The part of an RNA shown here (small-subunit ribosomal RNA, 5' domain) has 502 nucleotides and comes from an uncultured bacterium. Its mean pLDDT, the model's own confidence on a scale to 100, is 81. The full RNA is in RNAcentral, with records from ENA, Greengenes and SILVA.

Context: one part of a larger RNA
RNA sequence: GGACGAACGCUGGCGGCGCGCCUAACACAUGCAAGUCGAACGGAAUGAGGAGCUUGCUUUUCAUUCAGUGGCGAACGGGUGAGUAACGCGUGAGUAACCUGCCCCAGAGUGGGGGACAACAGUUGGAAACGACUGCUAAUACCGCAUAAGCCCACAGUACCGCAUGGUACAGAGGGAAAAGGAGCAAUUUGCUUUGGGAUGGACUCGCGUCUGAUUAGAUAGUUGGUGAGGUAACGGCCCACCAAGUCGACGAUCAGUAGCCGGACUGAGAGGUUGAUCGGCCACAUUGGGACUGAGAUACGGCCCAGACUCCUACGGGAGGCAGCAGUGGGGAAUAUUGCACAAUGGGGGAAACCCUGAUGCAGCGACGCCGCGUGGAGGAAGAAGGUCUUCGGAUUGUAAACUCCUGUUGUUAGGGACGAUAAUGACGGUACCUAACAAGGAAGCCACGGCUAACUACGUGCCAGCAGCCGCGGUAAAACGUAGGUGGCAAGCGUUGUCC
Repeated sequence: GGACGAACGCUGGCGGCGCGCCUAACACAUGCAAGUCGAACGGAAUGAGGAGCUUGCUUUUCAUUCAGUGGCGAACGGGUGAGUAACGCGUGAGUAACCUGCCCCAGAGUGGGGGACAACAGUUGGAAACGACUGCUAAUACCGCAUAAGCCCACAGUACCGCAUGGUACAGAGGGAAAAGGAGCAAUUUGCUUUGGGAUGGACUCGCGUCUGAUUAGAUAGUUGGUGAGGUAACGGCCCACCAAGUCGACGAUCAGUAGCCGGACUGAGAGGUUGAUCGGCCACAUUGGGACUGAGAUACGGCCCAGACUCCUACGGGAGGCAGCAGUGGGGAAUAUUGCACAAUGGGGGAAACCCUGAUGCAGCGACGCCGCGUGGAGGAAGAAGGUCUUCGGAUUGUAAACUCCUGUUGUUAGGGACGAUAAUGACGGUACCUAACAAGGAAGCCACGGCUAACUACGUGCCAGCAGCCGCGGUAAAACGUAGGUGGCAAGCGUUGUCC
């Protein structure tokens, strides 16, 4: 000198764009943050209409709402960095050892049956949370049967290929596994099953790279390898039985400490050093620890079970909870914001759609926290006014500075008009930005320094006191170094100080 997610002191006019718990991964009141589908299904309630009539019942149609069965989603999006020195991350390869819902392309099919369980009705337990029993019922829920182009399994064959195990294609005989309907008058459309390919997303393996300590030198029994069996989407001590005794290590194993990694960011001429906030990619975690279930997919933040700590309710028998989502509260701290508006846009989930949901997101609020831009007036104006300060008392300086004259309207205030962002409609932002008119220089300058380094000097006060100080050093009676005043210098809506990095 540069930089900062900064803080503190003094000061503070406006706008744009960004950023804003670095500390206690401390505890959390309250609200919201994941739903949707009636074009899968049966019902209940309400309303409207029609028909039959026993005039208050039966039946039917439509609409709305409500739970329930069922489907898809909830594994995304959002948060945090505790753990992790690791194939976690980065980079480059490999999988002839793998999976992939929704989506796209292509082939084949969608036949015929069955039994339940919610809802509902009745009975009943409990303070509650929540149940129990009996009976009825639907489906794209569940289960057999048929069919199988192709698929799977175990055989045996041919051809081609390769990278060792092997891979691909073709044909053979044996065994096995499917399906669901909905909408529409219909045409049709949308689903469903199976197969192949693609796309997307993942999984695993390997080479290289990835902090400090030797005042950590030996470490290791599922440990290293083999055979077999199990398990997995898949390879594998991944797990198990048996067998062998290996495996790693001064090219630093093991242990200990610290730490999420990267694209990047800061600095520097570069080499390098430091760093990993915001944004993007990956990983890990969700009160602590463990476990599985469902599913195409799970560390399952707003799922389940168990244990621990904590908090709450209780009729004492038993129950409920998890903000490292958005706001917000307490606490900690030098320190970090609103319990805001909207789904209008972009994107996501569901739906045929209308649409619904979305604290993602878009916006607004607060904060000079940062960067950038603008303003606080312009021109003229010497009696060089008054006042202040200094003075050799002559004057010098503040100083064209002010007053005064003329002008302007950035900004501001008031009034009027008023967007783009949206497409026929739909705008939270917002009567915002912007435009026009009127008004009046009016409302808008501070902070630090002035001994040398280092741009900028005098007076008074103080008297090794009070104090200053980054280093050298100032202060003991004329202090350009302390304090105040005048003046000057620097930067400027900021200026200084502190901290950290280069």